[in-house]
């Protein structure tokens, strides 16, 4: 010297989804549901309900993390994480849960002082 590691100490990047329950909350939406007004009877309207929705607080699922965060994960790199991607196949109660896509595009680093290993020069036996 240069490479590999671990630590340090600084600066920096990233995600946070899917199921249940229970309570709220509303303009507008959802129905082979119920009242109502009008009518011959409807369509229709207008309340209620039911579902979605959304906000909370409480379980479950996967994972390092699903907002307890002064955390956790990653920092040059075949993924930490974003694009493609409302991707495809399987699987699941369901999902960004597996896998492929994927040495594909992009993506945040320097310091030090130790280990370990090669190189090379120096001295001296």
């Nucleotide at each position: 010297a240069u490479a590999u590691g671990g630590c340090a100490c600084u600066a920096g990047g990233g995600g946070u989804g899917c199921u249940c329950a229970a309570a709220a909350a509303a303009a507008a939406c959802u129905g082979u549901u119920g009242g109502u007004a009008a009518u011959a009877a409807a369509c229709u309207g207008c309340c209620a309900c039911u579902g979605a929705u959304u906000u909370u607080u409480g379980a479950g699922c996967u994972g390092a993390g699903a907002u307890c965060a002064u955390a956790c994960c990653c920092u040059c790199a075949c993924a930490a994480c974003c694009u493609g991607a409302u991707c495809a196949a399987g699987a699941u109660a369901a999902u960004g849960c597996u896998u492929g896509c994927g040495c594909a595009g992009g993506g945040a680093a320097g310091u030090g002082a130790c280990a370990u290993a090669u190189a090379c020069c120096u001295u001296c036996c």
The RNA shown here (TPP riboswitch aptamer (THI element)) has 125 nucleotides. Of the family's consensus pairs, 91% are formed in the model. RNAcentral holds the sequence, with entries from Rfam.